[in-house]
Overview:
Predicted 3D model of a 74-nucleotide RNA (transfer RNA) from a Cytophagales bacterium. It matches the Rfam family "tRNA". Rfam's curators write: Transfer RNA (tRNA) molecules are approximately 80 nucleotides in length. The sequence was found in a public genome assembly. The organism belongs to Cytophagales, within Bacteria. Its mean pLDDT, the model's own confidence on a scale to 100, is 80.

RNA sequence: GGGCCCAUAGCUCAUUCGGUUAGAGCAGUUGACUCAUAAUCAAUUGGUGGUAGGUUCGAUUCCUACUGGGCCCA
Numbered sequence: 001g002g003g004c005c006c007a008u009a010g011c012u013c014a015u016u017c018g019g020u021u022a023g024a025g026c027a028g029u030u031g032a033c034u035c036a037u038a039a040u041c042a043a044u045u046g047g048u049g050g051u052a053g054g055u056u057c058g059a060u061u062c063c064u065a066c067u068g069g070g071c072c073c074a
Base pairs, nucleotide, nucleotide: 001073002072003071004070005069006068007067010026011025012024013023019057028044029043030042031041032040050066051065052064053063054062
């Protein structure tokens, strides 16, 4: 330098052909239980869906550029 892939909650990941309020596990908070802690149970908080544009009635999903990370070739 060229090509490909990835970016969604604090972490790891889902979210069928574009469609109504984007979810799960762990973690956090509160409560129950216990002499107490852990474990367990219940409830609950937490998202500009990497950034900026474009297409569309409607975008996490499609298109373009950029940023960051990874892989391959030279």